[in-house]
Context: one part of a larger RNA
Molecule: large-subunit ribosomal RNA, domain IV
Organism: metagenome
RNA sequence: CCCUCGUUUAGGAACUCGGCAAACUAACCCCGUAACUUCGGGAUAAGGGGUGCCCUUUCUGGUGAACGGACUUGCUCCGGAAGCUGGGAAGGGUUGCAGUGAAACGGCCCAAGCGACUGUUUACUAAAAACACAGGACUCUGCUAAGUCAUAAAAACGACGUAUAGGGUCUGACGCCUGCCCGGUGCCGGAAGGUUAAAGAGAGGGGUCAGCCGCAAGGCAAAGCUCUGAACUGAAGCCCCGGUAAACGGCGGCCGUAACUAUAACGGUCCUAAGGUAGCGAAAUUCCUUGUCGGGUAAGUUCCGACCUGCACGAAUGGCGUAACGAUUUGGGCGCUGUCUCAACGAGGGGCACU
Repeated sequence: CCCUCGUUUAGGAACUCGGCAAACUAACCCCGUAACUUCGGGAUAAGGGGUGCCCUUUCUGGUGAACGGACUUGCUCCGGAAGCUGGGAAGGGUUGCAGUGAAACGGCCCAAGCGACUGUUUACUAAAAACACAGGACUCUGCUAAGUCAUAAAAACGACGUAUAGGGUCUGACGCCUGCCCGGUGCCGGAAGGUUAAAGAGAGGGGUCAGCCGCAAGGCAAAGCUCUGAACUGAAGCCCCGGUAAACGGCGGCCGUAACUAUAACGGUCCUAAGGUAGCGAAAUUCCUUGUCGGGUAAGUUCCGACCUGCACGAAUGGCGUAACGAUUUGGGCGCUGUCUCAACGAGGGGCACU
C1' cells in the first nucleotide's frame, strides 16, 4: 500500500448520476392498524408495550400412589386426591448498561409510469416495460378434416379426437368501451360481357413430284408425302360486379364571422374512400422546451396536479382506468447510518523493503 472485517466524538445524505454500499429493523405474545378494494385483500400495514431469575396465589392439560368402599375375590370396579410433569394468568421481590442478553431473525411510508397476477428469457455483460398467460376476437377444418413431416411415396402426427373439437393469426386478467373509411392491397362471393394457353379445327400458302404444254430454255401441275397456317371452338386467371377493417391499412386544407379585445357555437369554398369519435394528452410519445400555472424545496432541466398550441396520442399494431402483485422504473418523506464533512484506531490475510 491492497483485500476482508470491527469500532468511532459532533453532525446525519451535506456523498453521489442515484442512499450505491453499509447501518437501522428483526423472534414470540399483547394492544392497535388508514386510504383504497375485484370484499379475498391491503396487513407483520403504520404505531406502541412486554420478555431474565426467585417466591406466593390461582386456572387448566397429562399421569395418577397411599387410603376408603363395593362385590362376582380380580392384573376387578367406584371414589380419592398426594407426588411428578406440560401450558397460562395475577401479585410481590430481586438483578445487570443491557433479559428474543449469543446466533439465526422484515427497515417503513407517500405518489406516479409500465406490465394484471404466479411464471419464462439473452448457459458466459441485458431478468425487463420483453416472452408467456387465463380471458377476448377473427379465420380455416364435416373426417381419408384442415394443418404438419416426408424421396411430397407408403406411413405417421393431428386423434384412437369430431365444430363445447382441432389448426392459424391478432389481442392480453378485470371494469367501461372499441367510432368513421372497402378508393388502394389482400381475402370471400358472382357470373353477363372483354381478354386469354395447350388442344381441336383447318381457309390459304410453300417444297417435292407422276403427268401435260413447248424445238429448246422453261412453264403448268393431280394424288401422296411434307413445311406452314387465317377464321372458328376453347378453362381458371385478369379486367369487371358486389361483400369484408378484432383483414394490410387510412382517418384534410384555406377564408370569414359575436355590442372592448380575444376566441369562434356559425357560414363559405376546395379536395377526399373517409376526414380522428369516446377517452387521454409537454406523455416510455412534445421538436420549439427548463412550454405556462399550481404543489413540494431556502433554492427543483427530474417529480406530482392542471392547461391543450397533440412538430408527430387514439381505440384488440387495442383506448382509458384499475385492487393485488414486481430482485421493475421515477420522485418525495421518516428512521438509520463512516456515503460524506474528515478522517482515526484496531484485527486477520496479501504485497513491498530489510534481516